[in-house]
RNA sequence: GCUGAUGUGGCUCAGAGGUAGAGCACCACCUUGGUAAGGUGGGGGUCGCGGGUCCGAUUCCCGCCAUCAGCU
Numbered sequence: 001g002c003u004g005a006u007g008u009g010g011c012u013c014a015g016a017g018g019u020a021g022a023g024c025a026c027c028a029c030c031u032u033g034g035u036a037a038g039g040u041g042g043g044g045g046u047c048g049c050g051g052g053u054c055c056g057a058u059u060c061c062c063g064c065c066a067u068c069a070g071c072u
Stems, first nucleotide, its partner, number of pairs: 001071007010024004018055001026042005048064005
């Protein structure tokens, strides 16, 4: 330098046009003599950044950035 993959709550990931979810973690409560486990509820995300298309973009297109892998 070229090619591909990935980038979404603190962490691991889903969601592939209709306005964002799960598990774990965190907080409160229930349960227990207490802890753990279990149950219920809650907080937390401008979806890597900037443009474009569209009535509408996490999703499609372009560029850039970062990480990983391969090629030279």

Predicted 3D model of a 72-nucleotide RNA (transfer RNA) from an uncultured Clostridia bacterium. It was read from a public genome assembly. Rfam family: tRNA. Rfam classes the family as a transfer RNA. Gene Ontology term of the family: triplet codon-amino acid adaptor activity.